[in-house]
RNA sequence: AGCAAGUAAGGGCAACCCUUCCGAAAGGAAGGUCCGCAAAGCCGAGGGUCUAAAGUUCGGAGACGAACCAUGACAGCCAGGCUGCCGGU
Numbered sequence: 001a002g003c004a005a006g007u008a009a010g011g012g013c014a015a016c017c018c019u020u021c022c023g024a025a026a027g028g029a030a031g032g033u034c035c036g037c038a039a040a041g042c043c044g045a046g047g048g049u050c051u052a053a054a055g056u057u058c059g060g061a062g063a064c065g066a067a068c069c070a071u072g073a074c075a076g077c078c079a080g081g082c083u084g085c086c087g088g089u
Base pairs, nucleotide, nucleotide: 002089003088006086012037013036017032018031019030020029021028022027035076041082042081043080046078047077048074049073050072055068056067057066058065059064
C1' cells in the first nucleotide's frame, strides 16, 4: 500500500421506553437507558417509507368532516459517493 470482513482487547455510536423542549403531524434536540451497529463516521432525498399544516375539491346552513397533495420529514429501509480505529492476511 492492497484485500477480505471480525477471534480477542481497548475505545466509539445508541433503538425502544421515560422526562423536558420545539413542531399541526411525521419527526427533531437534550438527559437517562442500552436493542443493536465494523462504518449506526460524514454527504446527498435516487428508489422507498411516514406525515398532511397550508392549499384544492367534495359534503354540510354552519360548526366541522372526507379525499388529494410536500413545499415537511426519515441517512438505524435499500442503493450510491467520500473517509476510517484495532486485529487478520
Molecule: c-di-GMP-I riboswitch aptamer
Organism: Syntrophomonadaceae bacterium